[in-house]
RNA sequence: CACUUAUCAAGAAAGGCGGAGGGACAGGCCCUGCGAUGCCUUAGCAACCGGUAGCUAUAGCUACGAGGUGCUACAUCCUGAAUCUGCGCGAGCAGAUGAAGAUAAGUU
Repeated sequence: CACUUAUCAAGAAAGGCGGAGGGACAGGCCCUGCGAUGCCUUAGCAACCGGUAGCUAUAGCUACGAGGUGCUACAUCCUGAAUCUGCGCGAGCAGAUGAAGAUAAGUU
C1' cells in the first nucleotide's frame, strides 16, 4: 500500500518551540498574528487490542484503567458516486443504504 471486520451526533487542553496557513479531496461554511498546521512536555478522554476481576458457559456481557494504539474546534464541520422509499406538477426536499475518509484489530 491492498483486502476483511467493527466504530464514527457522546467524551476529553494547558504550557513550551515556531511563525502562516489549516479543517483529507471538490463545493460550501468555518478556524487562524488574541498565533493556525506542525513538533515536544504534561494532563485528560475513550475502551479497539492486550491485561485484571466478576457473571455466564465458549462465545459473549459487565467493571477497572498501570501496558500498545487512537483521540482532545465545528456531527467524519455540512453535502458528495450510485440505489431504494416517501412527499412534491416541477426544480427539488426528507429518510435509509452506500461511496469517500479516519481509527482499531486481523490477513497477504
Molecule: SAM riboswitch aptamer (S box leader)
Organism: Hymenobacter citatus